[in-house]
RNA sequence: GCCAGCUUAGCUCAGUCGGUAGAGCAGCUGAUUCGUAAUCAGCAGGUCGGAGGUUCAAGUCCAUCAGCUGGCU
Repeated sequence: GCCAGCUUAGCUCAGUCGGUAGAGCAGCUGAUUCGUAAUCAGCAGGUCGGAGGUUCAAGUCCAUCAGCUGGCU
RNA backbone atom coordinates (compact mmCIF):
# COMPACT_ATOMS: atom_id res chain seq x y z
P G A 1 -0.60 3.71 3.58
O5' G A 1 -0.86 2.80 2.30
C5' G A 1 -0.66 3.36 1.00
C4' G A 1 -0.69 2.25 0.00
C3' G A 1 -1.92 1.37 0.00
O3' G A 1 -2.99 1.94 -0.72
C1' G A 1 0.00 0.00 0.00
P C A 2 -4.49 1.73 -0.28
O5' C A 2 -4.79 0.22 -0.72
C5' C A 2 -4.78 -0.15 -2.09
C4' C A 2 -5.00 -1.63 -2.25
C3' C A 2 -6.22 -2.19 -1.53
O3' C A 2 -7.43 -1.99 -2.24
C1' C A 2 -4.35 -3.56 -1.07
P C A 3 -8.80 -1.87 -1.47
O5' C A 3 -9.09 -3.33 -0.92
C5' C A 3 -9.31 -4.41 -1.83
C4' C A 3 -9.45 -5.72 -1.09
C3' C A 3 -10.48 -5.75 0.03
O3' C A 3 -11.81 -5.89 -0.44
C1' C A 3 -8.49 -6.77 0.77
P A A 4 -13.02 -5.31 0.42
O5' A A 4 -13.16 -6.37 1.61
C5' A A 4 -13.49 -7.72 1.33
C4' A A 4 -13.37 -8.58 2.56
C3' A A 4 -14.14 -8.10 3.78
O3' A A 4 -15.52 -8.44 3.73
C1' A A 4 -11.96 -8.68 4.43
P G A 5 -16.59 -7.48 4.49
O5' G A 5 -16.44 -7.85 6.03
C5' G A 5 -16.69 -9.18 6.47
C4' G A 5 -16.20 -9.38 7.89
C3' G A 5 -16.75 -8.42 8.92
O3' G A 5 -18.05 -8.76 9.36
C1' G A 5 -14.42 -8.62 9.19
P C A 6 -19.07 -7.61 9.78
O5' C A 6 -18.54 -7.12 11.19
C5' C A 6 -18.48 -8.00 12.30
C4' C A 6 -17.65 -7.42 13.41
C3' C A 6 -18.15 -6.11 14.01
O3' C A 6 -19.18 -6.30 14.95
C1' C A 6 -15.83 -5.98 13.62
P U A 7 -20.27 -5.13 15.18
O5' U A 7 -19.45 -3.98 15.95
C5' U A 7 -18.83 -4.25 17.20
C4' U A 7 -18.18 -3.00 17.76
C3' U A 7 -19.14 -1.85 18.05
O3' U A 7 -18.77 -1.19 19.24
C1' U A 7 -17.45 -1.14 16.56
P U A 8 -19.59 -1.48 20.61
O5' U A 8 -21.12 -1.28 20.21
C5' U A 8 -21.67 0.03 20.13
C4' U A 8 -23.16 0.00 20.45
C3' U A 8 -23.51 -0.65 21.77
O3' U A 8 -23.33 0.23 22.88
C1' U A 8 -24.91 -1.50 20.08
P A A 9 -22.75 -0.38 24.23
O5' A A 9 -23.98 -0.24 25.27
C5' A A 9 -24.37 1.06 25.73
C4' A A 9 -24.73 1.00 27.20
C3' A A 9 -23.74 0.25 28.08
O3' A A 9 -23.65 0.92 29.33
C1' A A 9 -25.87 -0.73 28.29
P G A 10 -22.45 1.98 29.64
O5' G A 10 -21.34 1.03 30.28
C5' G A 10 -20.11 1.60 30.76
C4' G A 10 -19.37 0.57 31.60
C3' G A 10 -19.14 -0.77 30.90
O3' G A 10 -17.92 -0.76 30.16
C1' G A 10 -20.15 -1.13 33.02
P C A 11 -17.88 -1.49 28.73
O5' C A 11 -17.79 -3.03 29.07
C5' C A 11 -16.65 -3.59 29.70
C4' C A 11 -16.87 -5.07 29.96
C3' C A 11 -17.25 -5.90 28.73
O3' C A 11 -16.13 -6.30 27.97
C1' C A 11 -18.72 -6.39 30.52
P U A 12 -16.30 -6.59 26.39
O5' U A 12 -17.18 -7.90 26.32
C5' U A 12 -16.68 -9.13 26.79
C4' U A 12 -17.70 -10.24 26.59
C3' U A 12 -18.30 -10.32 25.20
O3' U A 12 -17.45 -10.99 24.28
C1' U A 12 -20.02 -10.46 26.82
P C A 13 -17.63 -10.73 22.70
O5' C A 13 -19.10 -11.26 22.45
C5' C A 13 -19.97 -10.59 21.54
C4' C A 13 -21.37 -11.09 21.76
C3' C A 13 -22.37 -10.76 20.67
O3' C A 13 -22.26 -11.67 19.59
C1' C A 13 -23.30 -10.29 22.79
P A A 14 -22.99 -11.33 18.21
O5' A A 14 -24.50 -11.71 18.50
C5' A A 14 -25.53 -11.02 17.89
C4' A A 14 -26.86 -11.46 18.46
C3' A A 14 -28.07 -10.98 17.68
O3' A A 14 -28.35 -11.84 16.59
C1' A A 14 -28.38 -10.44 19.93
P G A 15 -28.23 -11.29 15.08
O5' G A 15 -29.40 -10.18 15.06
C5' G A 15 -30.73 -10.56 15.37
C4' G A 15 -31.54 -9.34 15.66
C3' G A 15 -31.46 -8.23 14.61
O3' G A 15 -32.26 -8.50 13.48
C1' G A 15 -31.26 -7.30 16.77
P U A 16 -31.93 -7.64 12.16
O5' U A 16 -32.57 -8.53 11.00
C5' U A 16 -31.87 -9.72 10.57
C4' U A 16 -32.87 -10.66 9.88
C3' U A 16 -33.84 -9.99 8.94
O3' U A 16 -34.14 -10.84 7.84
C1' U A 16 -35.03 -11.09 10.64
P C A 17 -33.50 -10.56 6.45
O5' C A 17 -34.38 -9.40 5.82
C5' C A 17 -33.96 -8.81 4.60
C4' C A 17 -34.98 -7.78 4.12
C3' C A 17 -35.27 -6.68 5.12
O3' C A 17 -35.57 -5.47 4.39
C1' C A 17 -37.26 -7.80 4.59
P G A 18 -34.45 -4.38 4.23
O5' G A 18 -34.77 -3.36 5.41
C5' G A 18 -34.08 -3.46 6.66
C4' G A 18 -34.57 -2.38 7.62
C3' G A 18 -36.04 -2.43 7.97
O3' G A 18 -36.20 -1.93 9.29
C1' G A 18 -35.58 -0.39 6.95
P G A 19 -37.24 -2.75 10.29
O5' G A 19 -38.22 -1.58 10.77
C5' G A 19 -37.73 -0.54 11.63
C4' G A 19 -38.86 0.25 12.21
C3' G A 19 -39.97 -0.58 12.88
O3' G A 19 -40.51 0.16 13.95
C1' G A 19 -40.87 0.70 11.08
P U A 20 -40.60 -0.53 15.44
O5' U A 20 -39.74 0.51 16.31
C5' U A 20 -38.32 0.44 16.30
C4' U A 20 -37.72 1.72 16.82
C3' U A 20 -38.43 2.34 18.03
O3' U A 20 -37.49 3.01 18.83
C1' U A 20 -38.50 3.84 16.21
P A A 21 -37.31 2.62 20.36
O5' A A 21 -36.26 1.42 20.31
C5' A A 21 -36.66 0.13 19.90
C4' A A 21 -35.71 -0.94 20.35
C3' A A 21 -35.54 -1.06 21.87
O3' A A 21 -36.60 -1.81 22.45
C1' A A 21 -33.42 -1.13 20.78
P G A 22 -36.73 -2.08 24.00
O5' G A 22 -36.03 -3.52 23.98
C5' G A 22 -35.64 -4.13 25.19
C4' G A 22 -35.08 -5.48 24.83
C3' G A 22 -34.22 -6.12 25.90
O3' G A 22 -35.00 -6.76 26.88
C1' G A 22 -33.11 -6.26 23.81
P A A 23 -34.38 -7.01 28.34
O5' A A 23 -33.49 -8.33 28.16
C5' A A 23 -34.09 -9.54 27.73
C4' A A 23 -33.03 -10.60 27.49
C3' A A 23 -32.10 -10.86 28.67
O3' A A 23 -32.67 -11.71 29.64
C1' A A 23 -30.84 -10.67 26.68
P G A 24 -32.29 -11.49 31.20
O5' G A 24 -30.83 -12.12 31.33
C5' G A 24 -30.61 -13.52 31.07
C4' G A 24 -29.13 -13.81 31.01
C3' G A 24 -28.32 -13.30 32.18
O3' G A 24 -28.38 -14.16 33.31
C1' G A 24 -27.25 -12.70 30.18
P C A 25 -28.46 -13.51 34.79
O5' C A 25 -27.00 -12.93 35.02
C5' C A 25 -25.88 -13.80 35.08
C4' C A 25 -24.56 -13.04 34.97
C3' C A 25 -24.34 -11.93 35.99
O3' C A 25 -23.94 -12.42 37.27
C1' C A 25 -23.77 -11.15 33.86
P A A 26 -24.42 -11.62 38.59
O5' A A 26 -23.75 -10.18 38.46
C5' A A 26 -22.36 -10.02 38.61
C4' A A 26 -21.92 -8.59 38.30
C3' A A 26 -22.59 -7.50 39.13
O3' A A 26 -22.02 -7.38 40.43
C1' A A 26 -22.63 -6.88 36.88
P G A 27 -23.01 -7.02 41.67
O5' G A 27 -23.56 -5.56 41.34
C5' G A 27 -22.68 -4.46 41.30
C4' G A 27 -23.46 -3.17 41.05
C3' G A 27 -24.62 -2.91 41.99
O3' G A 27 -24.18 -2.36 43.22
C1' G A 27 -25.29 -2.52 39.77
P C A 28 -24.94 -2.77 44.58
O5' C A 28 -26.30 -1.96 44.53
C5' C A 28 -26.32 -0.53 44.49
C4' C A 28 -27.72 -0.02 44.26
C3' C A 28 -28.79 -0.60 45.18
O3' C A 28 -28.82 0.02 46.45
C1' C A 28 -29.55 -0.65 42.95
P U A 29 -29.29 -0.83 47.71
O5' U A 29 -30.86 -0.98 47.51
C5' U A 29 -31.71 0.17 47.52
C4' U A 29 -33.15 -0.20 47.22
C3' U A 29 -33.74 -1.34 48.05
O3' U A 29 -34.13 -0.95 49.34
C1' U A 29 -34.27 -1.67 45.78
P G A 30 -34.11 -2.02 50.54
O5' G A 30 -35.32 -3.03 50.22
C5' G A 30 -36.66 -2.56 50.27
C4' G A 30 -37.61 -3.56 49.64
C3' G A 30 -37.66 -4.94 50.29
O3' G A 30 -38.44 -4.98 51.48
C1' G A 30 -37.56 -5.17 47.94
P A A 31 -38.16 -6.07 52.61
O5' A A 31 -38.67 -7.43 51.94
C5' A A 31 -40.04 -7.62 51.65
C4' A A 31 -40.28 -8.94 50.97
C3' A A 31 -39.77 -10.17 51.72
O3' A A 31 -40.66 -10.59 52.73
C1' A A 31 -39.12 -10.31 49.46
P U A 32 -40.10 -11.11 54.15
O5' U A 32 -39.38 -12.48 53.80
C5' U A 32 -40.14 -13.58 53.27
C4' U A 32 -39.21 -14.67 52.78
C3' U A 32 -38.16 -15.14 53.78
O3' U A 32 -38.70 -16.08 54.71
C1' U A 32 -37.15 -14.79 51.68
P U A 33 -38.50 -15.81 56.33
O5' U A 33 -36.94 -16.08 56.51
C5' U A 33 -36.40 -17.36 56.30
C4' U A 33 -34.91 -17.36 56.52
C3' U A 33 -34.43 -16.71 57.80
O3' U A 33 -34.57 -17.56 58.94
C1' U A 33 -33.11 -15.97 55.97
P C A 34 -35.24 -16.99 60.25
O5' C A 34 -34.15 -16.00 60.85
C5' C A 34 -34.49 -15.03 61.84
C4' C A 34 -33.24 -14.42 62.41
C3' C A 34 -32.26 -13.88 61.39
O3' C A 34 -32.62 -12.57 60.98
C1' C A 34 -31.09 -15.20 62.95
P G A 35 -32.59 -12.20 59.36
O5' G A 35 -31.03 -12.15 59.02
C5' G A 35 -30.22 -11.10 59.53
C4' G A 35 -28.76 -11.39 59.31
C3' G A 35 -28.35 -11.66 57.86
O3' G A 35 -28.19 -10.47 57.11
C1' G A 35 -27.39 -13.29 59.26
P U A 36 -28.48 -10.50 55.55
O5' U A 36 -27.26 -11.34 54.93
C5' U A 36 -25.94 -10.79 54.94
C4' U A 36 -24.94 -11.82 54.46
C3' U A 36 -25.17 -12.38 53.07
O3' U A 36 -24.73 -11.51 52.04
C1' U A 36 -24.68 -14.12 54.56
P A A 37 -25.53 -11.54 50.64
O5' A A 37 -25.19 -12.98 50.02
C5' A A 37 -23.89 -13.28 49.55
C4' A A 37 -23.76 -14.75 49.26
C3' A A 37 -24.67 -15.29 48.17
O3' A A 37 -24.16 -15.08 46.87
C1' A A 37 -24.78 -16.71 50.05
P A A 38 -25.17 -14.66 45.68
O5' A A 38 -26.11 -15.95 45.52
C5' A A 38 -25.59 -17.16 45.03
C4' A A 38 -26.60 -18.28 45.21
C3' A A 38 -27.94 -18.06 44.54
O3' A A 38 -27.92 -18.42 43.16
C1' A A 38 -28.28 -18.71 46.77
P U A 39 -28.79 -17.57 42.11
O5' U A 39 -30.31 -17.79 42.54
C5' U A 39 -30.89 -19.08 42.48
C4' U A 39 -32.27 -19.06 43.10
C3' U A 39 -33.23 -18.04 42.53
O3' U A 39 -33.83 -18.48 41.30
C1' U A 39 -33.31 -17.95 44.88
P C A 40 -34.17 -17.38 40.18
O5' C A 40 -35.45 -16.60 40.77
C5' C A 40 -36.66 -17.30 41.03
C4' C A 40 -37.64 -16.41 41.76
C3' C A 40 -37.91 -15.05 41.12
O3' C A 40 -38.82 -15.13 40.03
C1' C A 40 -37.55 -14.78 43.43
P A A 41 -38.68 -14.05 38.85
O5' A A 41 -39.24 -12.70 39.49
C5' A A 41 -40.60 -12.62 39.86
C4' A A 41 -40.88 -11.30 40.56
C3' A A 41 -40.46 -10.04 39.80
O3' A A 41 -41.37 -9.67 38.78
C1' A A 41 -39.78 -9.87 42.04
P G A 42 -40.81 -8.93 37.45
O5' G A 42 -40.40 -7.48 37.98
C5' G A 42 -41.40 -6.56 38.39
C4' G A 42 -40.82 -5.42 39.18
C3' G A 42 -39.93 -4.45 38.42
O3' G A 42 -40.67 -3.52 37.63
C1' G A 42 -38.92 -4.99 40.46
P C A 43 -39.99 -2.84 36.36
O5' C A 43 -38.89 -1.86 36.95
C5' C A 43 -39.26 -0.76 37.77
C4' C A 43 -38.04 -0.07 38.34
C3' C A 43 -37.07 0.49 37.32
O3' C A 43 -37.49 1.75 36.81
C1' C A 43 -35.87 -0.68 38.99
P A A 44 -37.14 2.16 35.31
O5' A A 44 -35.60 2.57 35.43
C5' A A 44 -35.20 3.66 36.28
C4' A A 44 -33.71 3.62 36.51
C3' A A 44 -32.86 3.70 35.26
O3' A A 44 -32.70 5.04 34.83
C1' A A 44 -32.08 1.95 36.63
P G A 45 -32.60 5.32 33.25
O5' G A 45 -31.17 4.74 32.85
C5' G A 45 -29.98 5.25 33.43
C4' G A 45 -28.81 4.35 33.12
C3' G A 45 -28.58 4.10 31.64
O3' G A 45 -27.84 5.14 31.04
C1' G A 45 -28.51 2.06 32.83
P G A 46 -28.48 6.02 29.87
O5' G A 46 -28.12 5.20 28.55
C5' G A 46 -26.80 4.69 28.37
C4' G A 46 -26.50 4.50 26.90
C3' G A 46 -26.96 5.64 26.00
O3' G A 46 -25.99 5.87 24.99
C1' G A 46 -27.92 3.59 25.29
P U A 47 -25.31 7.30 24.92
O5' U A 47 -25.80 7.97 23.54
C5' U A 47 -27.18 8.12 23.26
C4' U A 47 -27.37 8.64 21.85
C3' U A 47 -26.45 8.03 20.79
O3' U A 47 -27.15 7.93 19.55
C1' U A 47 -26.15 10.35 20.84
P C A 48 -27.43 6.60 18.89
O5' C A 48 -26.39 5.55 19.54
C5' C A 48 -25.12 5.33 19.02
C4' C A 48 -24.83 3.85 18.94
C3' C A 48 -24.40 3.34 17.57
O3' C A 48 -23.39 2.34 17.74
C1' C A 48 -26.29 2.14 18.29
P G A 49 -22.27 2.17 16.58
O5' G A 49 -21.20 3.29 16.95
C5' G A 49 -20.74 3.42 18.30
C4' G A 49 -19.58 4.38 18.36
C3' G A 49 -19.75 5.64 17.52
O3' G A 49 -20.52 6.63 18.19
C1' G A 49 -17.68 4.65 17.03
P G A 50 -21.47 7.60 17.34
O5' G A 50 -20.43 8.60 16.63
C5' G A 50 -19.60 9.44 17.40
C4' G A 50 -18.79 10.36 16.50
C3' G A 50 -19.60 11.14 15.48
O3' G A 50 -20.16 12.30 16.03
C1' G A 50 -17.73 10.16 14.42
P A A 51 -21.67 12.73 15.71
O5' A A 51 -21.56 13.48 14.32
C5' A A 51 -20.76 14.66 14.19
C4' A A 51 -20.34 14.86 12.75
C3' A A 51 -21.47 14.87 11.73
O3' A A 51 -22.13 16.12 11.66
C1' A A 51 -19.76 13.45 10.98
P G A 52 -23.55 16.19 10.95
O5' G A 52 -23.20 15.99 9.40
C5' G A 52 -24.21 15.53 8.52
C4' G A 52 -23.59 15.20 7.17
C3' G A 52 -24.59 14.66 6.15
O3' G A 52 -25.29 15.69 5.49
C1' G A 52 -22.73 13.24 6.23
P G A 53 -26.88 15.52 5.25
O5' G A 53 -26.94 14.43 4.08
C5' G A 53 -26.27 14.66 2.85
C4' G A 53 -26.32 13.44 1.98
C3' G A 53 -27.70 12.86 1.74
O3' G A 53 -28.41 13.55 0.73
C1' G A 53 -26.20 11.13 2.27
P U A 54 -30.04 13.64 0.82
O5' U A 54 -30.53 12.16 0.52
C5' U A 54 -30.29 11.56 -0.74
C4' U A 54 -30.79 10.13 -0.78
C3' U A 54 -32.23 9.95 -0.32
O3' U A 54 -33.16 10.26 -1.35
C1' U A 54 -30.84 8.31 0.67
P U A 55 -34.46 11.20 -1.04
O5' U A 55 -35.34 10.28 -0.08
C5' U A 55 -35.84 9.03 -0.55
C4' U A 55 -36.40 8.23 0.60
C3' U A 55 -37.39 8.94 1.49
O3' U A 55 -38.69 9.02 0.91
C1' U A 55 -35.85 7.74 2.82
P C A 56 -39.54 10.42 1.01
O5' C A 56 -39.89 10.50 2.54
C5' C A 56 -40.51 11.69 3.09
C4' C A 56 -41.03 11.41 4.46
C3' C A 56 -40.08 10.67 5.39
O3' C A 56 -39.18 11.55 6.02
C1' C A 56 -42.15 9.57 5.45
P A A 57 -37.61 11.14 6.15
O5' A A 57 -37.66 9.92 7.16
C5' A A 57 -38.06 10.10 8.52
C4' A A 57 -38.21 8.78 9.22
C3' A A 57 -36.99 7.88 9.23
O3' A A 57 -36.09 8.24 10.26
C1' A A 57 -38.91 6.62 8.62
P A A 58 -34.53 8.18 9.99
O5' A A 58 -34.17 6.63 9.81
C5' A A 58 -34.48 5.71 10.89
C4' A A 58 -33.38 4.69 11.04
C3' A A 58 -32.04 5.30 11.43
O3' A A 58 -31.32 4.34 12.24
C1' A A 58 -31.83 4.22 9.35
P G A 59 -31.55 4.37 13.83
O5' G A 59 -30.44 3.33 14.35
C5' G A 59 -29.06 3.68 14.26
C4' G A 59 -28.22 2.41 14.22
C3' G A 59 -28.22 1.68 12.87
O3' G A 59 -27.23 2.22 12.01
C1' G A 59 -28.64 0.14 14.61
P U A 60 -27.58 2.48 10.44
O5' U A 60 -27.94 1.01 9.87
C5' U A 60 -27.00 -0.04 9.95
C4' U A 60 -27.61 -1.35 9.53
C3' U A 60 -28.13 -1.39 8.09
O3' U A 60 -27.88 -2.67 7.52
C1' U A 60 -29.91 -1.82 9.59
P C A 61 -26.70 -2.82 6.44
O5' C A 61 -27.19 -1.90 5.24
C5' C A 61 -28.02 -2.41 4.20
C4' C A 61 -28.23 -1.37 3.12
C3' C A 61 -27.01 -0.55 2.76
O3' C A 61 -26.16 -1.24 1.84
C1' C A 61 -28.87 0.90 3.03
P C A 62 -24.55 -0.97 1.89
O5' C A 62 -24.40 0.49 1.26
C5' C A 62 -24.73 0.71 -0.10
C4' C A 62 -24.46 2.16 -0.48
C3' C A 62 -23.08 2.68 -0.10
O3' C A 62 -22.09 2.30 -1.03
C1' C A 62 -24.73 4.25 0.54
P A A 63 -20.62 1.86 -0.52
O5' A A 63 -19.84 3.22 -0.37
C5' A A 63 -19.59 4.04 -1.51
C4' A A 63 -19.31 5.46 -1.08
C3' A A 63 -18.19 5.64 -0.08
O3' A A 63 -16.89 5.60 -0.67
C1' A A 63 -20.04 6.89 0.62
P U A 64 -15.65 5.08 0.18
O5' U A 64 -15.40 6.25 1.26
C5' U A 64 -15.05 7.55 0.85
C4' U A 64 -15.10 8.52 2.01
C3' U A 64 -14.20 8.18 3.18
O3' U A 64 -12.85 8.53 2.97
C1' U A 64 -16.34 8.80 3.97
P C A 65 -11.67 7.65 3.67
O5' C A 65 -11.64 8.17 5.17
C5' C A 65 -11.35 9.52 5.47
C4' C A 65 -11.61 9.83 6.92
C3' C A 65 -10.97 8.88 7.93
O3' C A 65 -9.58 9.15 8.15
C1' C A 65 -13.21 9.26 8.53
P A A 66 -8.61 7.96 8.58
O5' A A 66 -9.04 7.66 10.08
C5' A A 66 -8.91 8.63 11.09
C4' A A 66 -9.49 8.15 12.40
C3' A A 66 -8.99 6.80 12.88
O3' A A 66 -7.72 6.87 13.51
C1' A A 66 -11.34 6.89 13.12
P G A 67 -6.74 5.62 13.38
O5' G A 67 -7.32 4.57 14.42
C5' G A 67 -7.46 4.91 15.79
C4' G A 67 -8.28 3.88 16.52
C3' G A 67 -7.85 2.45 16.36
O3' G A 67 -6.77 2.09 17.20
C1' G A 67 -10.19 2.59 16.06
P C A 68 -5.71 0.97 16.71
O5' C A 68 -6.50 -0.40 16.88
C5' C A 68 -6.96 -0.82 18.16
C4' C A 68 -7.84 -2.05 18.05
C3' C A 68 -7.26 -3.22 17.29
O3' C A 68 -6.34 -3.99 18.05
C1' C A 68 -9.48 -2.86 16.60
P U A 69 -5.16 -4.77 17.28
O5' U A 69 -5.90 -5.96 16.52
C5' U A 69 -6.58 -6.96 17.26
C4' U A 69 -7.31 -7.91 16.35
C3' U A 69 -6.49 -8.54 15.23
O3' U A 69 -5.66 -9.60 15.68
C1' U A 69 -8.56 -7.82 14.37
P G A 70 -4.27 -9.85 14.86
O5' G A 70 -4.73 -10.53 13.49
C5' G A 70 -5.36 -11.79 13.50
C4' G A 70 -5.97 -12.12 12.15
C3' G A 70 -5.03 -12.12 10.96
O3' G A 70 -4.23 -13.29 10.88
C1' G A 70 -7.00 -10.96 10.39
P G A 71 -2.83 -13.23 10.11
O5' G A 71 -3.19 -13.14 8.56
C5' G A 71 -3.86 -14.21 7.93
C4' G A 71 -4.29 -13.82 6.52
C3' G A 71 -3.19 -13.39 5.58
O3' G A 71 -2.46 -14.48 5.04
C1' G A 71 -4.99 -11.89 5.42
P C A 72 -0.94 -14.30 4.61
O5' C A 72 -1.01 -13.38 3.31
C5' C A 72 -1.63 -13.84 2.13
C4' C A 72 -1.67 -12.74 1.09
C3' C A 72 -0.33 -12.13 0.72
O3' C A 72 0.41 -12.92 -0.21
C1' C A 72 -1.91 -10.41 1.06
P U A 73 2.00 -12.91 -0.12
O5' U A 73 2.41 -11.44 -0.59
C5' U A 73 2.13 -11.01 -1.92
C4' U A 73 2.40 -9.55 -2.09
C3' U A 73 3.82 -9.09 -1.75
O3' U A 73 4.75 -9.34 -2.80
C1' U A 73 2.24 -7.62 -0.76
Molecule: transfer RNA
Organism: Desulfovibrionaceae bacterium